[in-house]
Context: one part of a larger RNA
């Protein structure tokens, strides 16, 4: 020098990104306990006192000897010794210390998120992320829908819509607004559009046979096989019409205007399927921003409480609120500390240097 354990003057977070880490708190009994609440909690709140050994009035248990009855019985009644447990008051005794070691909650206040117990990334993330119970949509009538299988057949389920499967959401309170033009879905069934397939109008290819010939060939072409092929029929779909948003989704601009001055309830006008309601709002969302005021500090880019100028909050991709619960996150106090100031010592145990 490291490391791990252990004391420390006087100050007490001045350390640091943060009290990280250490310190303190701890157990049993007794007072006593707030705000706020789903009335269950919250709560061991907080915050106080007492603990050892000896004597110990009592009080509880069990209850002999003995006495008294009489139905003489394993009776009944009366009595209280001894023993045992407890042991307030109150007395004494010892120590620096008496839950005398070891084990053994630090406490409070406000905010964010998440209802809560759970569950996660075996080996860098335990969380605001998953999950939940509760909510709503959607699908299935039974040989269900959905799943795996080529099938046969399982699962669903020896269930039967108070069931099963599928997406959100996510306790619980109080709600959950407008818009169906675009996407999607579901309904319709008149007209348009469309496949294969049917259907062959028309045109070919070959060449029996015919007719011409300069004998080289050319021209016409039936059956048969064979090519291509118009019209007209034809379903879902798609086009039309409609409905659906706790389906995906989306929810403005511009001028002007009131007895100071500011603002705009008002008032025009363009767009748009419809223009953001309630709530909430520099927020886990605010760029500008360390907004601005208020609290708290001697000083506070954090934090709490308003404002509203929401760059870019907003209602089941849910709003807002909430008791309790969190190895979450933020601030803030009180305790407490070697976390500092600012180090020092001691024990063990490695390094390292002499021999």
């Nucleotide at each position: 020098c490291u490391g791990u354990g252990g004391u420390u003057a006087a100050g007490g977070a001045a350390c640091u990104c943060g009290g990280c880490a250490a310190a303190u708190u701890a157990c049993c009994c007794c007072c006593g306990u707030a705000a706020c609440u789903u009335c269950g909690g919250g709560a061991g709140a907080a915050g106080g006192g007492g603990g050892g050994c000896c004597g110990g009035a009592g009080a509880c248990g069990u209850g002999a000897u003995c006495c008294c009855a009489c139905u003489u019985g394993c009776u009944g009644g009366g009595g209280g010794a001894g023993c045992g447990u407890u042991g307030u008051a109150u007395g004494g005794c010892c120590g620096c210390a008496g839950a005398g070691a070891c084990c053994a909650g630090g406490g409070g206040g406000a905010a964010g998120c998440g209802a809560c117990u759970g569950u996660u990334u075996a080996c860098u993330a335990a969380a605001a992320a998953c999950a939940c119970a509760g909510g709503u949509c959607c699908g299935u009538g039974c040989g269900a829908a959905g799943u795996c299988g080529u099938a046969a057949g399982a699962c669903g389920a020896u269930g039967u819509a108070u069931a099963c499967g599928g997406a959100c959401u996510g306790a619980c309170g109080c709600c959950u607004g407008c818009c169906c033009g675009g996407u999607g879905c579901u309904g319709g069934a008149a007209c348009g559009u469309u496949a294969a397939g049917g259907g062959g109008a028309c045109c070919g290819g070959u060449u029996a046979a015919u007719c011409c010939u300069u004998c080289g060939g050319g021209g016409u072409g039936a059956a048969g096989c064979u090519g291509a092929g118009a019209a007209c029929u034809u379903a879902a779909g798609c086009g039309c019409c409609a409905g659906u948003a706790a389906a995906c989704g989306g929810c403005g601009g511009u001028g002007g205007u009131a007895a100071c001055u500011a603002u705009a309830a008002c008032c025009a006008u363009c767009c748009u399927a419809a223009g953001g309601u309630a709530g909430c709002g520099a927020a886990a969302u605010u760029c500008c921003u360390u907004g601005u005021c208020g609290g708290g500090u001697a000083a506070g880019u954090u934090c709490c409480g308003a404002c509203c100028u929401g760059c870019a909050c907003g209602a089941a991709u849910g709003g807002c609120g909430u008791a309790a619960c969190g190895a979450c996150u933020u601030c803030c106090c009180c305790a407490c500390u070697g976390u500092c100031u600012c180090a020092a010592c001691c024990a063990c145990a490695g390094g390292c240097c002499c021999g």
This is a predicted structure of a 355-nucleotide part of an RNA (large-subunit ribosomal RNA, domain IV) from Longispora fulva. Rfam family: Bacterial large subunit ribosomal RNA. RNAcentral holds the full RNA, with entries from ENA. Its mean pLDDT, the model's own confidence on a scale to 100, is 86.